[in-house]
Molecule: Bacterial RNase P class A
Organism: Agarilytica sp.
RNA sequence: GGAGUUGGCCAGGCAAUCGCGUGAGACUUUGUUUCGCGAGGAAAGUCCGGGCUCCACAGGGCAGAACGCCAGGUAACGCCUGGGGGGUGCGAACCUACGGAAAGUGCAGCAGAAAGUGAACCGCCUGCCGUUUAGCAAUAAAUGGUCGGUAAGGGUGAAAAGGUGCGGUAAGAGCGCACCGCGCAACUGGUAACAGUUUGUGGCGAUGGUAAACCCCGUUCGGAGCAAGACCAAAUAGGAAUCCUAUGGCGCGGCCCGCGCUGGAUUCGGGUAGGUCGCUUGAAGCCAGUGGUGACGCUGGUUCCAGAUGAAUGAUUGCCCACGACAAAACCCGGCUUAUCGGCCGACUCCUCUU
Numbered sequence: 001g002g003a004g005u006u007g008g009c010c011a012g013g014c015a016a017u018c019g020c021g022u023g024a025g026a027c028u029u030u031g032u033u034u035c036g037c038g039a040g041g042a043a044a045g046u047c048c049g050g051g052c053u054c055c056a057c058a059g060g061g062c063a064g065a066a067c068g069c070c071a072g073g074u075a076a077c078g079c080c081u082g083g084g085g086g087g088u089g090c091g092a093a094c095c096u097a098c099g100g101a102a103a104g105u106g107c108a109g110c111a112g113a114a115a116g117u118g119a120a121c122c123g124c125c126u127g128c129c130g131u132u133u134a135g136c137a138a139u140a141a142a143u144g145g146u147c148g149g150u151a152a153g154g155g156u157g158a159a160a161a162g163g164u165g166c167g168g169u170a171a172g173a174g175c176g177c178a179c180c181g182c183g184c185a186a187c188u189g190g191u192a193a194c195a196g197u198u199u200g201u202g203g204c205g206a207u208g209g210u211a212a213a214c215c216c217c218g219u220u221c222g223g224a225g226c227a228a229g230a231c232c233a234a235a236u237a238g239g240a241a242u243c244c245u246a247u248g249g250c251g252c253g254g255c256c257c258g259c260g261c262u263g264g265a266u267u268c269g270g271g272u273a274g275g276u277c278g279c280u281u282g283a284a285g286c287c288a289g290u291g292g293u294g295a296c297g298c299u300g301g302u303u304c305c306a307g308a309u310g311a312a313u314g315a316u317u318g319c320c321c322a323c324g325a326c327a328a329a330a331c332c333c334g335g336c337u338u339a340u341c342g343g344c345c346g347a348c349u350c351c352u353c354u355u
Stems, first nucleotide, its partner, number of pairs: 001351010012320007020038008040326001044337002047335005052225004064221005069083005084098001085096004099216002104214002106210002121154002123150003127146008162180006181204001182202005187196003229277004239268006248262005284303008321324001
């Protein structure tokens, strides 16, 4: 100098004017005014986990869902941290649903002889039966068929049942041996997962693959969600109780009879519109110290940092620059995932050059 890996941070800045929401104060109180505060790293997707609220609930089980190496963190988690195994990369580093295939069931296209209670297509080899040639003959060589042996070699495939070498054999083969690999047991180290230039043992057909196939095992999970839920409470309609009235009131043209209909007052409870609360002080932020490799914990100090409900957080102007992305709360937190112009800081790796 170039190329990269990883952790964290910022998210145009300053000023003026006008406007909006909200808290507190003052005033001449349906309002005006002063001061303070007023979106994000993801406020998003609503995918997990919790707080909070209501409902349900003796205990247990089935079904269903999620998760699944080990240890730790946390209110909790499917999240995070550290570690182990496996994989990728020269490396920093990154990825990993990573329990069980010895309960059972299923699945495996094409190719190939054979893809799992384990295979003989070509090839190689012994025997037997022929043929041809040589030979007097025994026999030998070549070749065809056939019963077998054989997993060395060829060929197919993602995968063919440990690998290499030597011995061995009719030809071969863990058939035997050496080394490597593998299984089991012990020992050692580690809290553990697991590891080992350790020891012993087993020829290794010791259980082939697949569980993001069914399934089995283990762990966790009651349901609904702030439109939760609590309170105050019109008009209209309906309900309950008490009291008054029935020799009543209204209608049938005036009267009688008759017929039909049913009123007034007070109180109460439910409940709609509407309003209030829930609502933002919280597993909170910042600073310092401290324990821990770390996630995180503890102690002290300090701060208050949106709370709307047709729903505020905006507009205009001036200056500057690197010319500004993705996007905006709606009960609140912890995560994950996704989107994102550009810039800054720390740690580390590889390559090249110079000294």